[in-house]
RNA sequence: CGGGACGCCCAGGCAAUCGCGUAGCGCACAAACGCUUCGAGGAAAGUCCGGGCUCCACAGCACAGGGUGGUCGAUAACGUCGACUCAGGGUAACCUGCAGGCCAGUGCCACAGAAAACAAACCGCCCCCACCACGGGGUAAGGGUGAAAAGGUGAGGUAAAAGCUCACCAGUACCGCAGGCGACUGCGGUAGCUCGGUAAACCCCACCCGGAGCAAGGCCAAACAGGGCGCGCUAGUAACCAGUGCGGUGAAGCGCCCGGGUAGGCUGCUUGAACCCGCCGGCAACGGACGGGUCUAGAUGGAUGAUUGCCGCCUGCCUGCGGGUAGGUACAGAACCCGGCUUAUCGGGCGUCCCGUUCU
Numbered sequence: 001c002g003g004g005a006c007g008c009c010c011a012g013g014c015a016a017u018c019g020c021g022u023a024g025c026g027c028a029c030a031a032a033c034g035c036u037u038c039g040a041g042g043a044a045a046g047u048c049c050g051g052g053c054u055c056c057a058c059a060g061c062a063c064a065g066g067g068u069g070g071u072c073g074a075u076a077a078c079g080u081c082g083a084c085u086c087a088g089g090g091u092a093a094c095c096u097g098c099a100g101g102c103c104a105g106u107g108c109c110a111c112a113g114a115a116a117a118c119a120a121a122c123c124g125c126c127c128c129c130a131c132c133a134c135g136g137g138g139u140a141a142g143g144g145u146g147a148a149a150a151g152g153u154g155a156g157g158u159a160a161a162a163g164c165u166c167a168c169c170a171g172u173a174c175c176g177c178a179g180g181c182g183a184c185u186g187c188g189g190u191a192g193c194u195c196g197g198u199a200a201a202c203c204c205c206a207c208c209c210g211g212a213g214c215a216a217g218g219c220c221a222a223a224c225a226g227g228g229c230g231c232g233c234u235a236g237u238a239a240c241c242a243g244u245g246c247g248g249u250g251a252a253g254c255g256c257c258c259g260g261g262u263a264g265g266c267u268g269c270u271u272g273a274a275c276c277c278g279c280c281g282g283c284a285a286c287g288g289a290c291g292g293g294u295c296u297a298g299a300u301g302g303a304u305g306a307u308u309g310c311c312g313c314c315u316g317c318c319u320g321c322g323g324g325u326a327g328g329u330a331c332a333g334a335a336c337c338c339g340g341c342u343u344a345u346c347g348g349g350c351g352u353c354c355c356g357u358u359c360u
Base pairs, nucleotide, nucleotide: 001356002355003354004353005352006351007350008349009348010347012311013310014309015308016307017306018305020039021038023036024035025034026033041331045342046341048340049339050338051337052336053213054212055211056210060246061245062244063243065209066208067207068206069205070084071083072082073081074080085099086097087096088095089094100204101203105202106201107198108197109196122143123142124139125138126137127136128135151169152168153167154166155165156164170194171193172191173190174189175188176187177186178185179184217267218266219265220264226258227257228256229255230254231253239249240248241247274294275293276292277291278290279288280287281286312329313328314327315326316325317324318323
């Protein structure tokens, strides 16, 4: 200098004029007015997960059903995150993984091919037979088909062949030693054992899981019109607890259907598993009854804006290299809150690492 990998930050700035919303203060109360303070995101989005919180409700067990799936940790929890192991990709930095089990069972592997798993003889090779044809027998080393076809190389052996035997290698099973918390790794030995793939197929195994949701729920005010059916009526019965069973709660009422009125106000509603800086522990995620600091929207047809000027950044053209000129400036808007994941996106900045080339 060029190419690449990973991580973090910003998401236009300043000024003026006018406008909007919360809170506080002033103004005798209210209104109006004035002043001060604060006022959309890195994803606020999707609603894919997990919770806080509220109600069923006093709140259990089992089954069914659902979710996750290497090991060890983090977390309130998770299907998230960190580190490591293994497998695959890449020269590498790194990236990806629905990563337990096919020797519990049941399925599936089209077409082609002789045959697709308790699986095999189409061509070929050898023998009966001096030769050919026909027929019979042997074979699975060579060829063909296919995504995949009885481990590989070499030697011996054979009628021709084959782990049939042997040497070396690979895989598998078992045993031992060493390292590691562990998944697992390395080394050595024994055994001719070589008996496919697929579980993002059903399934088996291990662990986890009540339901509904802020339009939850609570309070106040106002208005109205009730009717029908079923069960029950002082008992562990009706009814209720997402499905089923057990179990629990438990009345003098409860459930269901049709119809009418109300749709107003207050609250929930923002002080938090909160954020920032430092120190300590930890490889890290993160943690600390450690130290210091901050309060950062709370609307309710629903605020957080508009105009002007200058500047910043990007792109094109021109250039006397000082600059000039034209255009552009993304994705996108809180609604109970929080931790993640996924998706969209104009550009700018910083850091670490890998590869290549050149110079010193």